[in-house]
Context: one part of a larger RNA
RNA sequence: CUGGGCGUAAAGCGUCCGCAGGCUGUCAUUCAAGUCUUUGGUUAAAUCUCGGGGCUCAACCUCGAGACCGCCAAAGAUACUGUAUGACUAGAGGCUGGGAGAGGCAAGCGGAAUUACUGGUGUAGUAGUAAAAUGCGUUAAUAUCAGUAAGAACACCAAAAGCGAAGGCAGCUUGCUAGAACAGUCCUGACGUUCAGGGACGAAAGCGUGGGGAGCGAAUGGGAUUAGAUACCCCAGUAGUCCACGCCGUAAACGUUGGAUACUAAAUAUUGGAAGUUUCGACCCUUUCAGUGUUGUUUACCUAAGCUAACGCCUUAAGUAUCCCGCCUGGGAAGUACGGCCGCAAGGCUAAAACUC
Numbered sequence: 001c002u003g004g005g006c007g008u009a010a011a012g013c014g015u016c017c018g019c020a021g022g023c024u025g026u027c028a029u030u031c032a033a034g035u036c037u038u039u040g041g042u043u044a045a046a047u048c049u050c051g052g053g054g055c056u057c058a059a060c061c062u063c064g065a066g067a068c069c070g071c072c073a074a075a076g077a078u079a080c081u082g083u084a085u086g087a088c089u090a091g092a093g094g095c096u097g098g099g100a101g102a103g104g105c106a107a108g109c110g111g112a113a114u115u116a117c118u119g120g121u122g123u124a125g126u127a128g129u130a131a132a133a134u135g136c137g138u139u140a141a142u143a144u145c146a147g148u149a150a151g152a153a154c155a156c157c158a159a160a161a162g163c164g165a166a167g168g169c170a171g172c173u174u175g176c177u178a179g180a181a182c183a184g185u186c187c188u189g190a191c192g193u194u195c196a197g198g199g200a201c202g203a204a205a206g207c208g209u210g211g212g213g214a215g216c217g218a219a220u221g222g223g224a225u226u227a228g229a230u231a232c233c234c235c236a237g238u239a240g241u242c243c244a245c246g247c248c249g250u251a252a253a254c255g256u257u258g259g260a261u262a263c264u265a266a267a268u269a270u271u272g273g274a275a276g277u278u279u280c281g282a283c284c285c286u287u288u289c290a291g292u293g294u295u296g297u298u299u300a301c302c303u304a305a306g307c308u309a310a311c312g313c314c315u316u317a318a319g320u321a322u323c324c325c326g327c328c329u330g331g332g333a334a335g336u337a338c339g340g341c342c343g344c345a346a347g348g349c350u351a352a353a354a355c356u357c
Base pairs, nucleotide, nucleotide: 004328005327006326007311008310012325014201015200016199017198021194022193023192025088026087027086028085029084031082033081034080035077036076037075038074039073040072041071042070048066049065050064051063052062053061054060091191092188093187094186095184096183097182103177104176105175106174107173108172109171110154114150115149116148117147118146119145120144121143125136126135162169163168206247207246208245209244210243211242215241216240220236221235222234223233258324259323260322261321262320263319266295267294268293269292270291271290272289273288274287275286276285306313307312330357331356332355339350340349341348342347
């Protein structure tokens, strides 16, 4: 190795790009490296197997044949893998066309709300809670009207809706920009897939420098509650939250489910397209194709499988198969120590053992 697994028991890298490597469509021809056949050589003896013989048997000894592990050479076979050449279009990519979308970046603009300030009206409360108190208020609050300013977020639309590799993305307009789907079937002609190492992106919090600071709000102060209350509740409130640039590189980064390809009942929503019907044209309706999403299942329905320890999964599989990568191997010690690499730091990545149950 033959011969295990990874939704929830240990186990899918947060996501993508991608060199090496692995794997890889159809047809024809070529070679004969892999592969197969035959022959020869070699493979010390002992050992091993089979048959015979010798010690009274056996162990043991002995004779003959064979086997094991291969290796080398020659002659042949050519289905498969491989090499080389040529061709093909179903994979992949390109081109054309009209559409969809909170995909990304930048700039500009908008209204509601909040808070502060200014002025008017107005007078004793207001705020808050289970109840209170701290707090705010006669230096005129709360309420109400008008104005000014600032920052942050975008009600309704809004949806089990859309887009994105993931993180994630939502007011409106414009500019720049990326990807996907469909239709045409015009071009290239296997250009594909996966990917150790490597690279890029990567919520929130946090860090550095400079801005900004309305609301919210770790820390902190005060009021309550309580046996206590370093909490839950209330009044305040700094960092932060926001912007620019640079770091960090982690999350229950989850569908706790890696990617690709093929096959295996449905229903429904939505996007784009085609045909039919109809019409002046459209809408509606019917049929159908492709994509995306959702539901549901031995049932709402006709027919019906598989998998799973069960729960459940079921065309977006956890079904049936192939290829490639990652990962797991009792609990704790421990995602720790040590070492290395990275980081300004916080820390991250890699990653044990003693001991113990």
Small-subunit ribosomal RNA, central domain from an uncultured bacterium, 357 nucleotides, folded computationally. The RNAcentral record of the full RNA draws on ENA and SILVA. Model confidence (mean pLDDT): 82 of 100.